[in-house]
């Protein structure tokens, strides 16, 4: 130097192929109920403009281009 694969809330995994409203779940937090206290149990709540930058579109996590990172594979 060539190719490929991933990259989305604290974490963790869908959505992406075929572009449609306020991006979803689980755990974790926080509160509020229950409990003699904690843990369970219920309810409710913060939290990600989707690696970064443009580009096409009325309209992009989701197609294009380019760059970062990880990780493999060819030389």
């Nucleotide at each position: 130097g060539g190719g490929g694969a991933c990259g989305u809330c604290g974490u963790u995994u869908a959505g992406c192929c075929c572009g449609g409203a306020a991006a979803a779940g689980a755990c974790c937090c926080u509160a509020g109920a229950u409990u003699g206290u904690c843990a369970a149990u219920c309810u409710a709540g913060u939290g990600a403009u989707c690696g970064u930058g443009g580009g096409u579109u009325c309209a992009a996590a989701u197609c294009c281009c380019a760059u970062c990172g990880u990780c493999c594979c060819c030389g």

The prediction has a mean pLDDT of 82. A computed fold for a 75-nucleotide RNA from a Candidatus Omnitrophota bacterium, annotated as transfer RNA. Its Rfam family is "tRNA". Its family is annotated with triplet codon-amino acid adaptor activity in the Gene Ontology. Rfam's curators write: Transfer RNA (tRNA) molecules are approximately 80 nucleotides in length. Taxonomically the source falls in Candidatus Omnitrophota (Bacteria, Pseudomonadati). The sequence was found in a public genome assembly.